[in-house]
RNA sequence: AUGUUCCUUCGGGGUUGGGUGUAAGUCCCAAUCGGCGGUAAAGCCCGCGAGUCUGUAAAAAGACACGAACUGGUGAGAUUCCAGUGCCGACCGUACAGUCGGGAUGAAAGAAGGACAAA
Repeated sequence: AUGUUCCUUCGGGGUUGGGUGUAAGUCCCAAUCGGCGGUAAAGCCCGCGAGUCUGUAAAAAGACACGAACUGGUGAGAUUCCAGUGCCGACCGUACAGUCGGGAUGAAAGAAGGACAAA
RNA backbone atom coordinates (compact mmCIF):
# COMPACT_ATOMS: atom_id res chain seq x y z
C1' A A 1 0.00 0.00 0.00
C1' U A 2 -4.61 -3.67 -1.14
C1' G A 3 -10.00 -5.55 0.51
C1' U A 4 -18.07 -6.56 -2.09
C1' U A 5 -15.28 -8.46 5.51
C1' C A 6 -15.75 -6.96 10.80
C1' C A 7 -15.06 -3.56 15.18
C1' U A 8 -14.13 1.21 17.72
C1' U A 9 -13.75 6.46 17.97
C1' C A 10 -14.54 11.06 15.64
C1' G A 11 -17.67 13.50 12.28
C1' G A 12 -21.36 21.83 11.20
C1' G A 13 -20.63 27.10 12.05
C1' G A 14 -23.46 31.60 12.94
C1' U A 15 -28.11 37.60 15.35
C1' U A 16 -24.02 42.37 17.96
C1' G A 17 -26.58 47.32 17.18
C1' G A 18 -30.68 50.09 15.28
C1' G A 19 -35.90 50.93 12.88
C1' U A 20 -41.31 49.68 12.44
C1' G A 21 -44.91 47.10 15.17
C1' U A 22 -49.52 44.63 20.18
C1' A A 23 -46.05 41.01 18.74
C1' A A 24 -40.14 40.05 14.73
C1' G A 25 -32.94 36.72 16.67
C1' U A 26 -38.42 35.86 11.15
C1' C A 27 -39.82 42.24 8.05
C1' C A 28 -36.29 46.80 6.97
C1' C A 29 -30.88 48.97 7.62
C1' A A 30 -26.38 47.20 9.00
C1' A A 31 -23.94 42.28 11.52
C1' U A 32 -22.46 37.32 11.17
C1' C A 33 -21.45 31.74 9.51
C1' G A 34 -19.38 28.20 5.80
C1' G A 35 -19.89 19.86 6.33
C1' C A 36 -17.21 15.88 3.23
C1' G A 37 -14.15 13.97 -1.29
C1' G A 38 -11.51 15.83 -5.87
C1' U A 39 -8.51 19.61 -8.02
C1' A A 40 -2.86 25.00 -6.89
C1' A A 41 -5.47 25.73 -0.76
C1' A A 42 -12.99 26.31 -3.06
C1' G A 43 -20.00 27.85 0.81
C1' C A 44 -21.09 29.66 -4.86
C1' C A 45 -15.87 24.39 -10.46
C1' C A 46 -16.96 18.70 -10.41
C1' G A 47 -19.06 15.15 -7.15
C1' C A 48 -21.22 13.53 -2.20
C1' G A 49 -24.25 14.03 2.38
C1' A A 50 -28.54 15.87 5.33
C1' G A 51 -35.15 16.08 3.85
C1' U A 52 -39.91 13.98 1.94
C1' C A 53 -42.69 10.17 -0.54
C1' U A 54 -43.36 5.24 -2.78
C1' G A 55 -41.79 0.39 -1.78
C1' U A 56 -40.45 -4.02 1.66
C1' A A 57 -41.62 -8.34 7.06
C1' A A 58 -37.03 -5.70 7.21
C1' A A 59 -33.91 -4.54 3.24
C1' A A 60 -32.97 -3.66 -1.77
C1' A A 61 -34.84 -0.37 -5.28
C1' G A 62 -37.36 3.99 -7.26
C1' A A 63 -39.32 9.16 -7.40
C1' C A 64 -39.27 14.27 -5.86
C1' A A 65 -36.63 18.27 -3.50
C1' C A 66 -31.47 19.65 -3.33
C1' G A 67 -28.72 27.23 -3.28
C1' A A 68 -25.15 30.66 -5.06
C1' A A 69 -19.45 34.31 -8.96
C1' C A 70 -17.74 37.51 -11.56
C1' U A 71 -13.55 41.05 -12.67
C1' G A 72 -8.33 42.03 -12.20
C1' G A 73 -3.26 40.28 -10.45
C1' U A 74 0.71 36.45 -9.64
C1' G A 75 1.96 31.75 -11.52
C1' A A 76 3.85 26.21 -15.47
C1' G A 77 -0.82 25.47 -13.21
C1' A A 78 -5.76 28.86 -9.28
C1' U A 79 -13.92 30.46 -11.15
C1' U A 80 -9.45 27.47 -5.09
C1' C A 81 -4.19 32.03 -3.55
C1' C A 82 -4.08 37.83 -3.40
C1' A A 83 -7.20 42.40 -4.41
C1' G A 84 -12.12 44.16 -5.45
C1' U A 85 -17.24 43.81 -5.86
C1' G A 86 -21.31 40.34 -5.49
C1' C A 87 -24.41 36.06 -4.35
C1' C A 88 -26.55 31.60 -1.59
C1' G A 89 -28.61 28.71 2.33
C1' A A 90 -33.93 21.81 3.34
C1' C A 91 -38.32 20.63 6.31
C1' C A 92 -41.91 21.70 10.63
C1' G A 93 -43.19 25.86 14.29
C1' U A 94 -43.75 31.00 15.23
C1' A A 95 -45.06 38.03 12.61
C1' C A 96 -42.30 35.81 6.78
C1' A A 97 -35.95 32.47 9.86
C1' G A 98 -28.78 30.14 6.92
C1' U A 99 -28.16 32.26 12.47
C1' C A 100 -34.25 30.98 17.42
C1' G A 101 -37.12 26.31 18.90
C1' G A 102 -38.05 21.16 16.93
C1' G A 103 -37.34 16.02 14.42
C1' A A 104 -31.76 15.56 16.31
C1' U A 105 -28.36 12.78 23.00
C1' G A 106 -30.67 11.23 15.56
C1' A A 107 -28.69 10.18 10.69
C1' A A 108 -24.72 10.81 7.28
C1' A A 109 -20.84 12.19 3.28
C1' G A 110 -16.44 10.86 5.16
C1' A A 111 -11.77 10.81 8.58
C1' A A 112 -8.59 8.09 11.90
C1' G A 113 -7.26 3.63 14.41
C1' G A 114 -7.64 -1.66 15.06
C1' A A 115 -8.93 -6.92 13.69
C1' C A 116 -8.91 -10.50 9.88
C1' A A 117 -7.46 -12.09 4.90
C1' A A 118 -4.17 -12.24 0.77
C1' A A 119 0.67 -10.71 -0.88
Model confidence (mean pLDDT): 82 of 100.
FMN riboswitch aptamer (RFN element), 119 nucleotides, folded computationally.
It matches the Rfam family "FMN riboswitch aptamer (RFN element)". About the family: The RFN element is a highly conserved domain that is found frequently in the 5'-untranslated regions of prokaryotic mRNAs that encode for flavin mononucleotide (FMN) biosynthesis and transport proteins.